[in-house]
This record gives sequence, C1' cells and structure tokens, in this order.
RNA sequence: GGCGGUAUAGCUCAGUUGGCUAGAGCAGUCGGUUCAUACCCGGAAGGUCACUGGUUCAAGUCCAGUUACCGCUA
Repeated sequence: GGCGGUAUAGCUCAGUUGGCUAGAGCAGUCGGUUCAUACCCGGAAGGUCACUGGUUCAAGUCCAGUUACCGCUA
C1' cells in the first nucleotide's frame, strides 16, 4: 500500500430482513434486610448508538467518506 472485521451506558455485550419513548448483566448510587459488614431483595440515575454526510415518511440498523483498534496479505 491492498483486502476484511469491529466501534451502542464507567466495563462486558444484546439489539430478529429499517418502525413507536434504545436494553441486559456487572460496577457506582439510594433504600430494605443486619447489632454491623458482606450476601440477598428493590428503586432511580447513567447514552450526541465513533465522527461527517447521503437514502427514506422513518436510520443503532442501509450507502459513501473520515478516525481509532484488530486481523490477513504484498
């Protein structure tokens, strides 16, 4: 240089051929429980879906480019 893959919550990841207000577990936080801590139970919070455009009535999802990382190859 060429080709391919990945990018969604602090972390690990789902998200079914595009369709209502984007989810789970863990962590953190609040509460319950306990003499207390842990375990356990419950609640709330936490997201410009990497970035910029395009297609569409509608995009995390499709298309193009850019960036970062991973792999293959010369």
Predicted 3D model of a 74-nucleotide RNA (transfer RNA) from an Oscillospiraceae bacterium. It was read from a public genome assembly. Its Rfam family is "tRNA". Rfam describes the family as follows. Transfer RNA (tRNA) molecules are approximately 80 nucleotides in length. Rfam classes the family as a transfer RNA. Its family is annotated with triplet codon-amino acid adaptor activity in the Gene Ontology. The prediction has a mean pLDDT of 81.